[in-house]
Context: one part of a larger RNA
RNA sequence: GCGCGAACGCUGGCGGCAUGGCUAAAGCAUGCAAGUCGAACGAUUAAAGCCCCUUCGGGGGUGUAUAAAGUGGCGAAAGGGCGAGGAAUACGUUCCUACGUACCCCGAGGUCGAGGAUAGCCCAGGGAAACCUGGAGUAAUACUCGAUGUGGUGCUUCGGCAUCAAAGGCUUCGGUCGCCUUGGGAGCGGGGAACGUCCUAUCAGGUAGUUGGUGAGGUAACGGCUCACCAAGCCUUAGACGGGUAGCGGGUGUGAGAGCACGGACCGCCGCAUCGGGACUGAGACACUGCCCGGACUCCUACGGGAGGCUGCAGCAACGAAUCUUCCGCAAUGCGCGAAAGCGUGACGGAGCAAUGCCGCGUGCAGGAUGAAGCCCUUCGGGGUGUAAACUGCUGUCAGAGUUUAGCAACACAAUGAGCAGACUCAAAGGAAGGGCCGGCUAACUUCGUGCCAGCAGCCGCGGUAAUACGAAGGGCCCAAGCGUUGCGC
Repeated sequence: GCGCGAACGCUGGCGGCAUGGCUAAAGCAUGCAAGUCGAACGAUUAAAGCCCCUUCGGGGGUGUAUAAAGUGGCGAAAGGGCGAGGAAUACGUUCCUACGUACCCCGAGGUCGAGGAUAGCCCAGGGAAACCUGGAGUAAUACUCGAUGUGGUGCUUCGGCAUCAAAGGCUUCGGUCGCCUUGGGAGCGGGGAACGUCCUAUCAGGUAGUUGGUGAGGUAACGGCUCACCAAGCCUUAGACGGGUAGCGGGUGUGAGAGCACGGACCGCCGCAUCGGGACUGAGACACUGCCCGGACUCCUACGGGAGGCUGCAGCAACGAAUCUUCCGCAAUGCGCGAAAGCGUGACGGAGCAAUGCCGCGUGCAGGAUGAAGCCCUUCGGGGUGUAAACUGCUGUCAGAGUUUAGCAACACAAUGAGCAGACUCAAAGGAAGGGCCGGCUAACUUCGUGCCAGCAGCCGCGGUAAUACGAAGGGCCCAAGCGUUGCGC
RNA backbone atom coordinates (compact mmCIF):
# COMPACT_ATOMS: atom_id res chain seq x y z
C1' G A 1 0.00 0.00 0.00
C1' C A 2 -3.87 -3.58 -0.89
C1' G A 3 -7.42 -6.93 1.24
C1' C A 4 -11.51 -8.89 5.07
C1' G A 5 -17.98 -13.19 6.26
C1' A A 6 -14.80 -8.71 10.54
C1' A A 7 -15.32 -6.43 15.58
C1' C A 8 -14.95 -1.82 18.56
C1' G A 9 -15.30 3.95 19.09
C1' C A 10 -17.54 8.53 17.18
C1' U A 11 -21.01 9.85 13.41
C1' G A 12 -25.02 8.69 9.95
C1' G A 13 -29.56 11.30 4.24
C1' C A 14 -31.15 8.01 -0.07
C1' G A 15 -30.85 4.07 -3.71
C1' G A 16 -28.92 -0.44 -6.52
C1' C A 17 -26.33 -5.09 -5.99
C1' A A 18 -24.18 -8.38 -2.82
C1' U A 19 -23.12 -10.27 2.13
C1' G A 20 -24.59 -11.51 7.33
C1' G A 21 -23.40 -17.54 14.02
C1' C A 22 -16.10 -17.57 11.71
C1' U A 23 -17.48 -19.31 18.81
C1' A A 24 -20.93 -24.66 21.24
C1' A A 25 -21.13 -30.79 14.92
C1' A A 26 -23.33 -27.97 22.64
C1' G A 27 -29.09 -27.86 23.78
C1' C A 28 -33.84 -26.59 21.79
C1' A A 29 -40.45 -24.13 23.12
C1' U A 30 -43.71 -23.15 18.73
C1' G A 31 -45.15 -23.14 13.49
C1' C A 32 -43.96 -24.63 8.75
C1' A A 33 -39.94 -27.38 5.43
C1' A A 34 -43.01 -34.04 0.82
C1' G A 35 -46.43 -34.96 -1.16
C1' U A 36 -49.71 -36.42 -5.02
C1' C A 37 -53.12 -39.63 -7.99
C1' G A 38 -60.93 -40.90 -7.52
C1' A A 39 -58.66 -41.80 -15.15
C1' A A 40 -55.72 -48.42 -9.98
C1' C A 41 -59.62 -50.04 -5.58
C1' G A 42 -63.67 -50.91 -2.05
C1' A A 43 -66.48 -48.09 1.07
C1' U A 44 -68.27 -43.40 2.93
C1' U A 45 -69.93 -38.08 3.30
C1' A A 46 -71.09 -32.17 4.08
C1' A A 47 -72.85 -28.15 0.95
C1' A A 48 -74.95 -25.94 -3.77
C1' G A 49 -78.30 -27.53 -8.09
C1' C A 50 -82.58 -30.68 -9.82
C1' C A 51 -86.85 -34.16 -8.69
C1' C A 52 -90.38 -36.39 -5.12
C1' C A 53 -92.77 -36.60 -0.21
C1' U A 54 -93.93 -33.40 3.95
C1' U A 55 -96.95 -32.85 10.14
C1' C A 56 -93.28 -27.11 6.95
C1' G A 57 -89.35 -29.21 11.72
C1' G A 58 -87.56 -32.13 7.86
C1' G A 59 -86.96 -36.76 4.98
C1' G A 60 -85.82 -39.61 0.39
C1' G A 61 -83.68 -39.87 -4.51
C1' U A 62 -80.66 -38.23 -8.65
C1' G A 63 -76.32 -36.40 -10.54
C1' U A 64 -71.89 -33.48 -10.73
C1' A A 65 -68.43 -32.94 -7.32
C1' U A 66 -65.90 -33.70 -2.64
C1' A A 67 -63.65 -33.70 3.22
C1' A A 68 -61.09 -37.12 6.75
C1' A A 69 -59.11 -42.16 6.69
C1' G A 70 -57.66 -47.07 4.33
C1' U A 71 -55.63 -50.62 0.16
C1' G A 72 -52.59 -49.63 -4.26
C1' G A 73 -48.96 -46.63 -7.51
C1' C A 74 -45.11 -43.00 -8.11
C1' G A 75 -42.19 -39.70 -5.21
C1' A A 76 -40.10 -39.50 -0.50
C1' A A 77 -32.11 -41.63 -2.17
C1' A A 78 -33.97 -35.09 -5.28
C1' G A 79 -34.07 -30.33 -3.47
C1' G A 80 -32.19 -27.78 1.45
C1' G A 81 -28.19 -27.69 5.74
C1' C A 82 -23.43 -28.29 7.92
C1' G A 83 -17.65 -29.40 7.85
C1' A A 84 -17.58 -33.01 12.88
C1' G A 85 -14.58 -36.93 10.92
C1' G A 86 -11.08 -38.06 7.26
C1' A A 87 -3.77 -37.10 5.10
C1' A A 88 -6.44 -41.15 1.62
C1' U A 89 -11.56 -46.16 0.85
C1' A A 90 -11.35 -38.42 -0.11
C1' C A 91 -10.20 -34.58 -3.85
C1' G A 92 -7.84 -32.97 -8.78
C1' U A 93 -5.96 -34.52 -13.74
C1' U A 94 -5.44 -38.39 -17.37
C1' C A 95 -6.80 -43.20 -18.51
C1' C A 96 -9.18 -48.16 -17.86
C1' U A 97 -13.94 -51.52 -17.35
C1' A A 98 -14.96 -57.50 -14.34
C1' C A 99 -20.70 -53.73 -13.61
C1' G A 100 -25.92 -51.27 -12.52
C1' U A 101 -29.69 -47.94 -14.08
C1' A A 102 -36.72 -46.20 -11.98
C1' C A 103 -38.50 -42.14 -14.94
C1' C A 104 -37.01 -40.42 -20.69
C1' C A 105 -35.96 -41.67 -26.27
C1' C A 106 -35.61 -45.46 -30.52
C1' G A 107 -36.63 -50.84 -32.10
C1' A A 108 -39.04 -56.08 -31.78
C1' G A 109 -42.81 -59.08 -29.67
C1' G A 110 -46.74 -59.99 -26.15
C1' U A 111 -50.95 -58.52 -22.77
C1' C A 112 -54.68 -65.71 -22.38
C1' G A 113 -57.10 -68.50 -18.26
C1' A A 114 -57.99 -69.38 -13.06
C1' G A 115 -57.77 -68.59 -7.70
C1' G A 116 -57.26 -67.46 -2.42
C1' A A 117 -56.67 -63.56 0.90
C1' U A 118 -56.42 -58.73 3.44
C1' A A 119 -56.93 -53.36 5.22
C1' G A 120 -60.83 -50.07 5.46
C1' C A 121 -65.96 -50.97 7.38
C1' C A 122 -69.05 -53.84 11.24
C1' C A 123 -69.11 -56.61 16.07
C1' A A 124 -66.52 -57.83 20.75
C1' G A 125 -62.45 -56.86 24.02
C1' G A 126 -57.63 -54.88 26.49
C1' G A 127 -54.80 -50.19 27.76
C1' A A 128 -53.93 -43.85 31.53
C1' A A 129 -51.74 -43.25 26.87
C1' A A 130 -48.88 -44.85 22.71
C1' C A 131 -51.41 -48.50 20.71
C1' C A 132 -53.06 -53.62 20.54
C1' U A 133 -56.07 -58.45 20.23
C1' G A 134 -60.13 -61.65 18.52
C1' G A 135 -64.55 -62.64 15.24
C1' A A 136 -67.45 -61.90 10.66
C1' G A 137 -66.91 -60.14 5.86
C1' U A 138 -65.11 -57.02 0.92
C1' A A 139 -62.17 -54.67 -3.76
C1' A A 140 -58.07 -53.80 -6.96
C1' U A 141 -53.03 -51.85 -11.71
C1' A A 142 -52.21 -55.60 -4.17
C1' C A 143 -51.04 -61.20 -4.01
C1' U A 144 -50.80 -66.45 -6.01
C1' C A 145 -51.09 -70.45 -9.70
C1' G A 146 -51.45 -72.27 -14.76
C1' A A 147 -50.82 -71.32 -20.26
C1' U A 148 -47.91 -69.07 -24.31
C1' G A 149 -42.29 -67.97 -25.25
C1' U A 150 -40.69 -63.08 -29.99
C1' G A 151 -36.96 -62.83 -26.55
C1' G A 152 -33.64 -63.42 -22.10
C1' U A 153 -30.80 -66.94 -18.97
C1' G A 154 -28.35 -71.89 -18.20
C1' C A 155 -26.78 -76.45 -20.47
C1' U A 156 -25.69 -78.48 -25.25
C1' U A 157 -23.83 -84.02 -28.92
C1' C A 158 -25.33 -77.43 -32.04
C1' G A 159 -30.33 -81.29 -33.51
C1' G A 160 -32.16 -79.32 -29.17
C1' C A 161 -33.46 -79.39 -23.81
C1' A A 162 -34.63 -76.76 -19.26
C1' U A 163 -36.34 -72.29 -17.13
C1' C A 164 -38.61 -67.07 -16.71
C1' A A 165 -43.89 -62.74 -18.15
C1' A A 166 -48.07 -59.57 -17.91
C1' A A 167 -53.06 -55.32 -15.47
C1' G A 168 -55.91 -52.93 -16.38
C1' G A 169 -58.11 -47.62 -16.41
C1' C A 170 -60.56 -43.79 -19.31
C1' U A 171 -63.13 -43.17 -23.91
C1' U A 172 -66.87 -39.34 -28.39
C1' C A 173 -65.36 -46.74 -29.49
C1' G A 174 -61.64 -43.59 -33.51
C1' G A 175 -58.31 -43.94 -29.66
C1' U A 176 -55.32 -42.92 -25.48
C1' C A 177 -52.62 -43.75 -20.89
C1' G A 178 -50.63 -47.99 -18.91
C1' C A 179 -48.65 -53.43 -18.04
C1' C A 180 -44.94 -57.74 -19.49
C1' U A 181 -40.31 -59.73 -22.10
C1' U A 182 -36.12 -58.08 -24.69
C1' G A 183 -32.19 -55.10 -27.80
C1' G A 184 -30.03 -50.20 -28.29
C1' G A 185 -29.35 -45.04 -26.57
C1' A A 186 -28.98 -40.74 -23.47
C1' G A 187 -28.01 -39.03 -18.82
C1' C A 188 -26.49 -40.79 -14.05
C1' G A 189 -23.89 -44.08 -10.96
C1' G A 190 -20.41 -48.40 -9.03
C1' G A 191 -15.22 -50.23 -9.46
C1' G A 192 -9.71 -49.82 -10.76
C1' A A 193 -4.65 -47.51 -12.03
C1' A A 194 -0.80 -43.65 -12.52
C1' C A 195 0.64 -38.82 -10.96
C1' G A 196 -0.23 -34.57 -7.57
C1' U A 197 -2.01 -33.12 -2.46
C1' C A 198 0.32 -29.78 5.13
C1' C A 199 3.80 -30.09 9.68
C1' U A 200 6.80 -33.50 12.68
C1' A A 201 12.74 -38.21 12.86
C1' U A 202 12.68 -35.33 20.30
C1' C A 203 8.02 -41.07 15.63
C1' A A 204 12.79 -45.93 12.46
C1' G A 205 11.19 -49.86 11.84
C1' G A 206 5.82 -51.50 10.60
C1' U A 207 2.50 -55.72 9.18
C1' A A 208 -0.89 -62.39 10.57
C1' G A 209 -6.05 -61.51 6.37
C1' U A 210 -0.67 -59.29 6.98
C1' U A 211 1.58 -60.32 0.98
C1' G A 212 0.62 -63.87 -2.85
C1' G A 213 -1.64 -68.54 -4.73
C1' U A 214 -5.67 -72.60 -5.24
C1' G A 215 -10.77 -73.39 -4.33
C1' A A 216 -15.35 -71.71 -2.49
C1' G A 217 -18.82 -68.00 -0.77
C1' G A 218 -20.59 -63.16 -1.67
C1' U A 219 -21.66 -58.83 -4.97
C1' A A 220 -24.80 -55.39 -10.14
C1' A A 221 -19.46 -56.18 -10.76
C1' C A 222 -13.45 -57.06 -10.07
C1' G A 223 -10.92 -57.96 -5.76
C1' G A 224 -8.42 -60.83 1.14
C1' C A 225 -14.34 -58.35 0.04
C1' U A 226 -15.15 -63.00 3.31
C1' C A 227 -13.73 -68.13 4.41
C1' A A 228 -10.76 -73.07 4.09
C1' C A 229 -6.01 -74.76 2.68
C1' C A 230 -0.89 -73.72 0.86
C1' A A 231 3.47 -70.58 0.47
C1' A A 232 6.33 -66.47 3.32
C1' G A 233 5.74 -62.72 1.78
C1' C A 234 4.46 -57.09 1.66
C1' C A 235 5.67 -51.64 2.99
C1' U A 236 10.02 -48.52 4.42
C1' U A 237 15.37 -42.77 4.93
C1' A A 238 12.42 -41.05 -2.60
C1' G A 239 10.34 -41.23 5.15
C1' A A 240 6.97 -46.77 6.02
C1' C A 241 4.63 -46.89 11.02
C1' G A 242 3.25 -43.22 14.73
C1' G A 243 1.83 -38.10 16.42
C1' G A 244 -0.36 -33.21 15.10
C1' U A 245 -3.36 -30.28 11.85
C1' A A 246 -6.98 -30.08 7.79
C1' G A 247 -13.01 -31.28 4.01
C1' C A 248 -10.73 -31.21 -1.60
C1' G A 249 -11.12 -28.57 -6.28
C1' G A 250 -12.97 -24.47 -9.69
C1' G A 251 -11.16 -20.36 -7.30
C1' U A 252 -10.02 -15.85 -3.63
C1' G A 253 -6.43 -12.12 -1.47
C1' U A 254 -1.70 -10.11 -2.36
C1' G A 255 2.40 -9.62 -5.57
C1' A A 256 5.82 -6.95 -11.63
C1' G A 257 6.23 -12.05 -11.49
C1' A A 258 7.93 -16.35 -9.16
C1' G A 259 5.67 -17.10 -4.93
C1' C A 260 3.10 -16.75 -0.21
C1' A A 261 -1.58 -17.07 2.39
C1' C A 262 -6.61 -18.66 2.15
C1' G A 263 -10.98 -22.17 0.46
C1' G A 264 -16.76 -17.45 3.62
C1' A A 265 -20.63 -16.38 -0.49
C1' C A 266 -21.60 -19.27 -5.92
C1' C A 267 -20.51 -24.17 -8.74
C1' G A 268 -18.49 -29.58 -8.79
C1' C A 269 -17.02 -33.74 -5.64
C1' C A 270 -16.69 -36.06 -0.72
C1' G A 271 -18.32 -36.84 4.32
C1' C A 272 -22.09 -36.25 8.18
C1' A A 273 -27.42 -35.92 10.31
C1' U A 274 -27.96 -36.60 19.09
C1' C A 275 -23.54 -40.75 19.91
C1' G A 276 -22.38 -46.05 18.36
C1' G A 277 -24.07 -50.35 15.63
C1' G A 278 -27.42 -52.92 12.19
C1' A A 279 -30.15 -54.32 8.43
C1' C A 280 -35.19 -53.78 5.89
C1' U A 281 -37.76 -51.63 1.62
C1' G A 282 -36.40 -50.18 -3.08
C1' A A 283 -33.93 -49.06 -9.80
C1' G A 284 -31.23 -46.42 -6.24
C1' A A 285 -30.13 -45.80 0.94
C1' C A 286 -27.41 -48.74 5.04
C1' A A 287 -31.60 -43.60 4.26
C1' C A 288 -31.45 -35.46 7.95
C1' U A 289 -37.69 -34.56 9.05
C1' G A 290 -37.93 -44.24 7.66
C1' C A 291 -37.22 -48.87 10.91
C1' C A 292 -34.56 -51.90 14.89
C1' C A 293 -30.91 -52.35 19.09
C1' G A 294 -27.62 -50.08 22.69
C1' G A 295 -25.75 -45.21 25.26
C1' A A 296 -26.33 -40.08 26.95
C1' C A 297 -30.05 -36.30 27.36
C1' U A 298 -35.21 -34.12 27.45
C1' C A 299 -40.51 -34.85 28.12
C1' C A 300 -45.43 -37.59 29.43
C1' U A 301 -47.34 -41.38 32.84
C1' A A 302 -52.80 -43.97 36.22
C1' C A 303 -45.57 -46.37 37.58
C1' G A 304 -47.55 -51.13 34.10
C1' G A 305 -45.30 -48.26 30.08
C1' G A 306 -44.55 -44.63 26.30
C1' A A 307 -42.62 -40.07 23.21
C1' G A 308 -38.46 -37.12 20.97
C1' G A 309 -33.93 -35.61 17.74
C1' C A 310 -33.67 -27.70 13.88
C1' U A 311 -25.68 -29.53 11.11
C1' G A 312 -33.97 -27.46 6.86
C1' C A 313 -36.72 -21.92 7.23
C1' A A 314 -37.79 -18.57 10.95
C1' G A 315 -37.20 -18.33 16.17
C1' C A 316 -35.24 -19.36 21.73
C1' A A 317 -31.55 -19.84 25.30
C1' A A 318 -26.33 -20.50 25.92
C1' C A 319 -21.36 -19.24 24.25
C1' G A 320 -18.92 -15.09 22.30
C1' A A 321 -15.61 -9.10 20.35
C1' A A 322 -19.58 -10.63 16.91
C1' U A 323 -23.71 -12.15 12.81
C1' C A 324 -30.91 -10.81 10.82
C1' U A 325 -37.84 -11.58 10.36
C1' U A 326 -41.22 -16.89 14.69
C1' C A 327 -42.51 -11.92 7.23
C1' C A 328 -45.24 -12.46 1.86
C1' G A 329 -46.15 -15.63 -2.39
C1' C A 330 -46.30 -20.16 -5.33
C1' A A 331 -47.09 -14.77 -10.07
C1' A A 332 -41.92 -16.48 -12.30
C1' U A 333 -37.83 -20.59 -12.57
C1' G A 334 -37.38 -25.61 -11.16
C1' C A 335 -38.85 -30.28 -8.85
C1' G A 336 -42.69 -34.36 -7.25
C1' C A 337 -47.48 -36.45 -8.41
C1' G A 338 -51.53 -36.29 -12.02
C1' A A 339 -54.45 -37.71 -18.78
C1' A A 340 -55.54 -32.85 -17.40
C1' A A 341 -57.54 -29.07 -14.44
C1' G A 342 -54.48 -28.73 -10.57
C1' C A 343 -52.18 -29.73 -5.74
C1' G A 344 -47.60 -29.49 -2.87
C1' U A 345 -42.83 -27.08 -2.44
C1' G A 346 -39.18 -22.13 4.27
C1' A A 347 -36.19 -25.08 -3.16
C1' C A 348 -37.12 -20.62 -5.22
C1' G A 349 -39.05 -15.57 -6.19
C1' G A 350 -39.61 -11.38 -3.02
C1' A A 351 -40.03 -8.09 1.06
C1' G A 352 -37.83 -6.92 6.30
C1' C A 353 -33.34 -5.91 9.63
C1' A A 354 -27.72 -4.42 9.73
C1' A A 355 -23.15 1.63 6.50
C1' U A 356 -21.06 -5.39 6.77
C1' G A 357 -18.94 -4.40 1.74
C1' C A 358 -18.84 -2.43 -3.38
C1' C A 359 -21.08 1.15 -6.67
C1' G A 360 -24.12 5.53 -7.62
C1' C A 361 -26.62 10.09 -5.87
C1' G A 362 -27.66 14.04 -2.56
C1' U A 363 -27.00 17.55 1.55
C1' G A 364 -28.22 22.90 -3.54
C1' C A 365 -26.93 26.59 -8.00
C1' A A 366 -25.79 31.81 -9.46
C1' G A 367 -25.13 36.70 -7.61
C1' G A 368 -23.63 39.03 -3.05
C1' A A 369 -18.77 43.87 1.12
C1' U A 370 -11.89 46.57 0.92
C1' G A 371 -15.61 42.45 3.83
C1' A A 372 -21.74 42.64 9.12
C1' A A 373 -21.98 40.27 14.00
C1' G A 374 -19.62 36.55 16.98
C1' C A 375 -15.09 34.03 17.93
C1' C A 376 -9.52 33.80 17.44
C1' C A 377 -4.81 36.31 16.85
C1' U A 378 -2.38 41.09 17.17
C1' U A 379 3.45 44.77 16.90
C1' C A 380 -3.40 47.58 18.74
C1' G A 381 -2.22 49.82 12.95
C1' G A 382 -4.67 45.61 11.83
C1' G A 383 -5.10 40.29 10.33
C1' G A 384 -8.03 35.53 10.09
C1' U A 385 -12.65 32.70 9.78
C1' G A 386 -14.68 34.84 4.55
C1' U A 387 -18.52 35.09 -0.68
C1' A A 388 -18.58 32.10 4.00
C1' A A 389 -23.43 34.15 6.24
C1' A A 390 -27.45 37.56 5.84
C1' C A 391 -29.92 39.20 1.39
C1' U A 392 -31.66 38.65 -4.10
C1' G A 393 -32.78 35.43 -8.11
C1' C A 394 -33.18 30.24 -9.73
C1' U A 395 -33.57 24.83 -9.97
C1' G A 396 -36.13 20.41 -8.29
C1' U A 397 -31.96 14.98 -7.75
C1' C A 398 -33.39 12.23 -3.14
C1' A A 399 -37.07 11.98 0.62
C1' G A 400 -42.92 13.56 0.67
C1' A A 401 -48.22 13.74 -1.67
C1' G A 402 -51.37 12.38 -5.83
C1' U A 403 -52.69 10.14 -10.81
C1' U A 404 -51.60 6.17 -14.05
C1' U A 405 -49.94 1.24 -16.55
C1' A A 406 -45.57 -0.19 -21.41
C1' G A 407 -42.64 -4.27 -18.76
C1' C A 408 -41.12 -8.73 -15.37
C1' A A 409 -46.53 -12.72 -18.36
C1' A A 410 -46.76 -16.78 -20.76
C1' C A 411 -48.35 -21.36 -20.96
C1' A A 412 -54.67 -22.37 -27.67
C1' C A 413 -58.30 -18.47 -25.74
C1' A A 414 -59.55 -16.40 -21.20
C1' A A 415 -58.00 -15.49 -16.36
C1' U A 416 -53.68 -14.79 -13.40
C1' G A 417 -48.14 -10.29 -10.04
C1' A A 418 -46.14 -11.89 -3.77
C1' G A 419 -43.19 -8.19 -5.15
C1' C A 420 -40.52 -4.92 -8.47
C1' A A 421 -40.43 -1.19 -12.10
C1' G A 422 -41.83 2.93 -15.63
C1' A A 423 -44.51 7.66 -16.87
C1' C A 424 -47.02 12.26 -15.40
C1' U A 425 -48.53 16.18 -11.81
C1' C A 426 -47.86 19.10 -7.09
C1' A A 427 -45.42 21.69 -3.11
C1' A A 428 -40.89 23.29 -1.24
C1' A A 429 -33.92 25.13 0.00
C1' G A 430 -37.01 23.20 2.85
C1' G A 431 -35.60 17.07 6.03
C1' A A 432 -29.78 15.36 5.04
C1' A A 433 -21.88 16.07 7.69
C1' G A 434 -19.02 13.92 10.11
C1' G A 435 -14.45 11.49 11.69
C1' G A 436 -9.26 11.40 12.15
C1' C A 437 -5.00 14.22 12.14
C1' C A 438 -1.60 18.98 12.19
C1' G A 439 7.05 17.43 16.20
C1' G A 440 9.88 14.15 12.12
C1' C A 441 8.53 9.92 9.10
C1' U A 442 3.65 12.73 6.90
C1' A A 443 -0.19 17.04 4.03
C1' A A 444 -1.57 20.60 7.99
C1' C A 445 0.29 26.39 13.43
C1' U A 446 -0.93 29.82 16.63
C1' U A 447 -2.83 31.29 21.68
C1' C A 448 -4.16 29.77 26.52
C1' G A 449 -3.99 25.97 30.47
C1' U A 450 -0.64 22.40 32.73
C1' G A 451 4.54 22.14 34.83
C1' C A 452 8.58 14.75 34.38
C1' C A 453 2.12 16.37 37.02
C1' A A 454 -2.00 15.31 34.22
C1' G A 455 -1.14 12.93 29.99
C1' C A 456 0.55 11.34 24.61
C1' A A 457 2.96 7.46 21.81
C1' G A 458 3.21 3.10 15.29
C1' C A 459 8.94 4.12 15.55
C1' C A 460 12.17 8.07 17.02
C1' G A 461 10.43 10.20 21.32
C1' C A 462 7.34 14.60 23.95
C1' G A 463 5.97 16.82 29.39
C1' G A 464 10.73 19.20 35.17
C1' U A 465 7.21 27.57 33.71
C1' A A 466 6.97 30.76 27.00
C1' A A 467 5.23 22.59 24.98
C1' U A 468 3.60 23.71 16.81
C1' A A 469 4.26 16.42 20.55
C1' C A 470 -0.27 16.72 26.94
C1' G A 471 -5.69 19.38 27.47
C1' A A 472 -8.82 23.34 25.22
C1' A A 473 -9.85 27.10 21.57
C1' G A 474 -9.20 29.52 16.79
C1' G A 475 -7.16 28.15 12.28
C1' G A 476 -5.51 24.32 8.90
C1' C A 477 -4.76 19.28 6.35
C1' C A 478 -6.82 14.42 4.65
C1' C A 479 -10.92 11.48 3.67
C1' A A 480 -16.19 11.71 3.46
C1' A A 481 -21.82 8.84 4.79
C1' G A 482 -18.33 7.65 6.54
C1' C A 483 -13.76 8.26 9.47
C1' G A 484 -10.51 6.08 12.82
C1' U A 485 -8.71 1.86 16.09
C1' U A 486 -7.80 -3.34 16.82
C1' G A 487 -7.11 -8.22 14.71
C1' C A 488 -5.62 -11.31 10.54
C1' G A 489 -3.26 -12.21 5.26
C1' C A 490 0.11 -10.69 1.24